[in-house]
The part of an RNA shown here (small-subunit ribosomal RNA, central domain) has 348 nucleotides and comes from Jannaschia rubra. NCBI's taxonomy places the organism under Bacteria, Pseudomonadati, Pseudomonadota, Rhodobacterales, Jannaschia. It matches the Rfam family "Bacterial small subunit ribosomal RNA". Rfam links the family to the GO terms ribosome and structural constituent of ribosome. Its mean pLDDT, the model's own confidence on a scale to 100, is 89.
Context: one part of a larger RNA
RNA sequence: CUGGGCGUAAAGCGCGCGUAGGCGGACUAUUAAGUCGGGGGUGAAAUCCCGGGGCUCAACCCCGGAACUGCCUCCGAUACUGGUAGUCUAGAGUUCGAGAGAGGUGAGUGGAAUUCCGAGUGUAGAGGUGAAAUUCGUAGAUAUUCGGAGGAACACCAGUGGCGAAGGCGGCUCACUGGCUCGAUACUGACGCUGAGGUGCGAAAGCGUGGGGAGCAAACAGGAUUAGAUACCCUGGUAGUCCACGCCGUAAACGAUGAAUGCCAGUCGUCAGGUUGCUUGCAACUUGGUGACACACCUAACGGAUUAAGCAUUCCGCCUGGGGAGUACGGUCGCAAGAUUAAAACUC
Numbered sequence: 001c002u003g004g005g006c007g008u009a010a011a012g013c014g015c016g017c018g019u020a021g022g023c024g025g026a027c028u029a030u031u032a033a034g035u036c037g038g039g040g041g042u043g044a045a046a047u048c049c050c051g052g053g054g055c056u057c058a059a060c061c062c063c064g065g066a067a068c069u070g071c072c073u074c075c076g077a078u079a080c081u082g083g084u085a086g087u088c089u090a091g092a093g094u095u096c097g098a099g100a101g102a103g104g105u106g107a108g109u110g111g112a113a114u115u116c117c118g119a120g121u122g123u124a125g126a127g128g129u130g131a132a133a134u135u136c137g138u139a140g141a142u143a144u145u146c147g148g149a150g151g152a153a154c155a156c157c158a159g160u161g162g163c164g165a166a167g168g169c170g171g172c173u174c175a176c177u178g179g180c181u182c183g184a185u186a187c188u189g190a191c192g193c194u195g196a197g198g199u200g201c202g203a204a205a206g207c208g209u210g211g212g213g214a215g216c217a218a219a220c221a222g223g224a225u226u227a228g229a230u231a232c233c234c235u236g237g238u239a240g241u242c243c244a245c246g247c248c249g250u251a252a253a254c255g256a257u258g259a260a261u262g263c264c265a266g267u268c269g270u271c272a273g274g275u276u277g278c279u280u281g282c283a284a285c286u287u288g289g290u291g292a293c294a295c296a297c298c299u300a301a302c303g304g305a306u307u308a309a310g311c312a313u314u315c316c317g318c319c320u321g322g323g324g325a326g327u328a329c330g331g332u333c334g335c336a337a338g339a340u341u342a343a344a345a346c347u348c
Stems, first nucleotide, its partner, number of pairs: 004319003007302002012316001014201004021194003025088007033081002035077008049065006091191001092188003095184005103177007110154001115149007125136002162169002206247006215241002220236004258315006266293013297304002321348003330341004
C1' cells in the first nucleotide's frame, strides 16, 4: 500500500467558522480532456517466460518466439465523469406573518438565609461529637426582639422540561443582540456537503494587575481517633471561590457514539407550532425537538433500533500487542504551572 476497524476490546479532534482540496440535484445542446475500440511508431541488449540446440548432466552458453502490463501519435465511439453554453426547482438561501425559550452581553432592582456591628430582654451555659475535647461565654455568650452593614447565591415554580455548536445557561425588570420552529406563498436558481492547514470559542483549577471578601474552604494550627494518623470526625483558618482586564487551553470536555444526505414496521409519553372535525376538551392528521419500549436488521455479547450502533453515499479525524510513555530529546506556545507535537533502547 491492499485490507480491517473506531459505544464498552486500540481508535471520533472538546466544539464551531472556514482556506486549499475532495465530493456534488434535474433537463438539453455541444466538446471529446478522462474513458473505450482500432491502426502506426517506440518500448536497446541482457534478464524473466515458452520452444529448440551445445558443453557426458546441471549450472552456464547459443538460436527462435512471446513478453516488455508503458509512452507518443492518428482515426473512430460518446453512455458515464469533466469542460462550455442554455434552461429548471425537488437541495440551499431570501421575503412575509406568527411562536416558544435558564441562548448571550450590559445596567438596574427584590426577598429569604448566613456572618458581623449597635441597642433591648435575659442568665449560665453554648458549640460540637459515636463519645469528647480544642473553641465561645459573668468584660454577659447561646436564645430572643428591633435597627444597621456587607458579600455571595437565587428555595418553591422545576419537569428523562426548555435554550445553546460545545463549554454551559435558573429571582425580577429594562436595553442591545445571536440562533431556532411553524404557516404562507412570492423571489434567487445548485449559490451545496465536508474540511488538511488556519482561526475563534472553550468547565474547574491555576497565573498577572487592581478591587472585593459574607459563607465555604486547599495549605496551615489545634482537639480527637489510632499501634501510628502528615487522613476520615471536630474547632479555627489563608490563598481561592466573587468583580474588571489579560493569560492558561486542559477534563470521565461522555451519548465514552465526527459531520452531512437519502431510505427502512410500530406503540406510548412529553415540549413548541399548524390543519380539520365536532360533543369545547377531546379525536384525527401533520412539522420540528426530547424520552421510554419494541420489529426487521445489526452486534462477540451487552445492547442499538427513524435521535441507529440498520441499509447506502461523500468528506474529515483516528487505531495497529502490553510495559517503557503520552515519557525523553528537539520544535512551537506560555509569565510560570505546564500544554502540544512525539520516539527509541530495553523488556514480556